[in-house]
Context: one part of a larger RNA
């Protein structure tokens, strides 16, 4: 010099960070992943319409409208966010590589044509009474889709023995001038979307060359072991798997083993080399109660998805179930120690939707804590009778000390009244004009006008009042090391980083007056350099 600090005294305001380093120990309770009626079939509620009946303000019926609980289907629950237990490893750095895949997005290029069967919602369980305590099933009967399946095609595309062979879609909303029309649409056209391929981006998966703790009181270790054929898997290369053959293959330039440990960009130090370190931010990995598994899916072998086995903890009618905070508060617990069961989506972004919107403990704010760094205050001038007190003294003085007191002013921060920005652009509606188009619809892009949208928020920040009025402590003062005397104790009581001090005159122990150093801190203690 530094710190995620923690003690001890001691505290006024703010501004910007930080804030379980211990038990990856157990967890009450709330949130934290949901959205799409512009895929569907509906109608459970809720309101608005319509209709019925009276008991005149209440019932009952009705998907008619606007929406919607549950269900079917799509997208995303792989991002976000936590935590470092485990890895000494291609985890990480950095730098080259060939044998892959890639949902959204995003430029090509070709299509969207005819069918079919089912099944959830819902019904019902009857005089043959549907298991079960629950959790959750059965069993009948209906019915839709962008849900499942065939059939057509087939530029590219896959597979070939090069002759062939073999794969695909959905549909929905918005508008309209002729025509047609079973009055529902057909049919045009515009957004959004389907399918087949191909390119990009961007995510990823895979090899590899250097680096990368500490122990030789650890020297030898290895049989999928090392390498080949042949298959098998995989999105792809490979002993990755498996059959055969071979006997390799790492190792004193430290293999094996055993400890320790997430890495990294940086952080601290120091003039550098260097040592320490790896919190907070950012970038990889890992891991989600402990162990195993795979399913879906473009992506997981999935922190708030499944299944299996275990501990723990609830429920149980003992047959059986449920549940996972190393998400964000918050509780026991363990520790020297580390916050609230807060507000909003206003804004940045992410997820769904054409949007409007909805969700969002991401994230922007706020409570707490001198933890830390900066910055401002605790008052300015003037005042010698050098007041009283206090302490000391050679008793005359000295000192506290211009310090107070008194007298002249200020009002910074805090209080109290009031005005008040920025953090907002979007979105939405109204004209204009430009694309599209058969269109002056609809839908879109640029301009202008309007009308709104702030958790913070009693915001920053100004202006007034009022009054010196509400704000100073801590350690230390033998020597290093800046700062002395008196009392009190008498190798006690104690002090002490070091070297030491105390046995009757202690500048060193405890008071005290005095001074020194820093200051809302001041010291001590750990720890690095």
């Nucleotide at each position: 010099a530094u710190u995620g600090a923690a003690c001890g005294c001691u505290g006024g305001c703010g501004g910007c960070a930080g804030g379980c380093c211990u038990a990856a120990c157990a967890c009450a309770u709330g949130c934290a992943a949901g959205u799409c009626g512009g895929a569907c079939g509906g109608c459970a509620g809720c309101a608005c319409g319509g209709g019925a009946g009276c008991u005149u303000g209440c019932u009952c019926c009705u998907g008619g409208u606007g929406g919607c609980g549950a269900g079917u289907g799509g997208c995303g629950g792989a991002c976000g966010g936590g935590u470092g237990a485990g890895u000494a490893g291609c985890g990480c750095u950095u730098g080259g590589g060939a044998a892959u895949c890639u949902g959204c997005c995003u430029g090509g290029c070709a299509u969207u044509g005819g069918g079919g069967g089912a099944u959830a919602a819902c019904u019902c369980g009857g005089g043959g009474a549907u298991g079960g305590a629950a959790a959750c099933g059965c069993a009948u009967g209906c019915u839709a889709a962008u849900a499942c399946c065939g059939c057509a095609u087939a530029c590219g595309c896959c597979c070939u023995a090069a002759g062939g062979g073999g794969g695909a879609a959905a549909g929905c909303a918005g508008g309209g001038g002729a025509u047609c029309u079973u009055c529902g649409g057909a049919c045009c056209u515009u957004g959004c979307g389907c399918u087949a391929u191909u390119g990009g981006a961007u995510a990823a998966g895979c090899c590899u060359g250097c680096g990368u703790c500490g122990g030789a009181u650890u020297a030898g270790c290895u049989a999928g072991u090392u390498g080949g054929u042949a298959g098998g898997g995989u999105a792809a290369a490979g002993g990755u798997c498996u059959a055969c053959c071979a006997a390799g293959g790492c190792g004193a330039c430290g293999a094996u083993c055993c400890g320790u440990a997430g890495c990294u960009g940086g952080u601290c130090u120091g003039a550098g080399a260097g040592g320490a370190u790896g919190a907070u931010c950012a970038g990889c990995c890992a891991c989600a109660c402990u162990g195993g598994g795979a399913c879906u899916g473009a992506g997981a072998c999935a922190c708030g998805g499944c299944c299996c086995a275990g501990a723990c903890u609830c429920c149980u009618a003992c047959g059986g179930a449920a549940g996972g905070c190393a998400g964000c508060a918050g509780u026991g617990g363990g520790g020297a120690a580390u916050a609230u069961u807060g507000g909003a989506c206003a804004a940045u972004g992410g997820g769904g939707g054409c949007a409007a919107c909805c969700c969002u403990g991401a994230u922007c704010c706020a409570g707490c804590c001198a933890u830390g760094c900066c910055g401002c205050g605790u008052g300015u001038g003037u005042g010698a009778a050098g007041a009283a007190g206090g302490c000391u003294c050679u008793a005359g003085g000295g000192u506290u000390g211009u310090a107070a007191a008194g007298c002249a002013c200020u009002u910074u921060c805090a209080g109290u009244a009031g005005g008040g920005a920025g953090g907002a652009a979007a979105a939405g509606u109204u004209a204009g004009u430009g694309g599209u188009u058969a269109a002056u619809a609809g839908c879109u892009g640029c301009u202008a006008g309007c009308c709104c949208u702030g958790a913070c928020g009693u915001u920053a920040u100004u202006c007034a009042c009022a009054g010196a009025a509400g704000a100073a402590g801590c350690a230390c003062c033998g020597g290093c090391u800046a700062a002395c005397u008196c009392c009190g104790u008498g190798c006690c009581a104690g002090c002490a980083g070091c070297c030491g001090c105390g046995g009757u005159a202690a500048u060193a122990c405890g008071g005290a007056g005095g001074g020194u150093g820093c200051a809302a801190g001041c010291g001590u203690u750990a720890a690095u350099c």